[in-house]
Context: one part of a larger RNA
RNA sequence: UUGGGCGUAAAGAGCUCGUAGGCGGUUUGCUAAGUCGGAAGUCAAAGCCUCAGGCUCAACCUGGGGUCGCUCCCGAUACUGGUAUGACUUGAGUCUGGUAGGGGAUCACGGAAUUCCUGGUGUAGCGGUGAAAUGCGCAGAUAUCAGGAGGAACACCGGUGGCGAAGGCGGUGAUCUGGGCCAGUACUGACGCUGAGGAGCGAAAGCGUGGGGAGCGAACAGGAUUAGAUACCCUGGUAGUCCACGCCGUAAACGUUGGGUACUAGGUGUGGGGGUUUUCAACGACCUCCGUGCCGCAGCUAACGCAUUAAGUACCCCGCCUGGGGAGUACGGCCGCAAGACUAAAACUC
Numbered sequence: 001u002u003g004g005g006c007g008u009a010a011a012g013a014g015c016u017c018g019u020a021g022g023c024g025g026u027u028u029g030c031u032a033a034g035u036c037g038g039a040a041g042u043c044a045a046a047g048c049c050u051c052a053g054g055c056u057c058a059a060c061c062u063g064g065g066g067u068c069g070c071u072c073c074c075g076a077u078a079c080u081g082g083u084a085u086g087a088c089u090u091g092a093g094u095c096u097g098g099u100a101g102g103g104g105a106u107c108a109c110g111g112a113a114u115u116c117c118u119g120g121u122g123u124a125g126c127g128g129u130g131a132a133a134u135g136c137g138c139a140g141a142u143a144u145c146a147g148g149a150g151g152a153a154c155a156c157c158g159g160u161g162g163c164g165a166a167g168g169c170g171g172u173g174a175u176c177u178g179g180g181c182c183a184g185u186a187c188u189g190a191c192g193c194u195g196a197g198g199a200g201c202g203a204a205a206g207c208g209u210g211g212g213g214a215g216c217g218a219a220c221a222g223g224a225u226u227a228g229a230u231a232c233c234c235u236g237g238u239a240g241u242c243c244a245c246g247c248c249g250u251a252a253a254c255g256u257u258g259g260g261u262a263c264u265a266g267g268u269g270u271g272g273g274g275g276u277u278u279u280c281a282a283c284g285a286c287c288u289c290c291g292u293g294c295c296g297c298a299g300c301u302a303a304c305g306c307a308u309u310a311a312g313u314a315c316c317c318c319g320c321c322u323g324g325g326g327a328g329u330a331c332g333g334c335c336g337c338a339a340g341a342c343u344a345a346a347a348c349u350c
Stems, first nucleotide, its partner, number of pairs: 003322004007304002012318001014201004021194003025088003028084004033080002035076004040071003048066007091191001092188003095184005103177007110154001115149007125136002162169002206247006215241002220236004258317006266295012299306002323350003332343002335340001
């Protein structure tokens, strides 16, 4: 490489958009590039395949025939391609009317709690632990009441509930703004799917500049524990955590399961729409579309398990794997302020 694979054994890129490319709905005419048939030329000999013959057999040798490829001509037109100011509507999109939502951004506001400050009451302890001590406190702490400051986070509702491509998103209001779903079936008429490169987004930590700093808290210090204790426990506490702008670009970025389309028993919860039914209405019942869970048949699986939200049955496109260690390392390249990221070996060894 072929093959076989990628939930847990090695293997799905963190996610999306999208270039090239690959693949692509129904139907008509034309074309005849692919495809198929016939014929001609060529493909030195040997070789290969096959038939026959010769060395006693075989290897070996001799003779006949043949496949494939290329070029040209004639023909076929189902499929693929090309072509037509071709046609169509079910894929895709637009439109109209509804609708749910912690989707995003900015601004403003609110209450509870912690801490600190001021004042009042009040007196000897408080705090902390397995037990203690460090620590705080007669310069009046802890407790309690009133007032004030400031920062961060939003109890209950809250839910295998919602939204988002993923990361993620939760007090309240306003403004701006993205997407979804349902119903109608008015419009466009294949406009689609995937996506090498590329671009954008991307938790936490970390970095730069400037703010901010209540609580928490790497580092650090002290007290304990212990044989030791550079820890677990305790008292403190700096970066950081917060905001603005700019970097970084990684995670067990996980459903450890790439995206799209179609098909293949059911049952039962739950979120959002629509329809039918009962005289109206609210329930209820039934049907239906979209989402999110559980159970389960066929089938699949090494098993566990998956099972219309597939890991089933198929097709299209991308990414990735190929024994363990060495190693996600060295070197080189590229990116970054740095930390480092991406790409990515070999010797050697089992």
Molecule: small-subunit ribosomal RNA, central domain
Organism: uncultured bacterium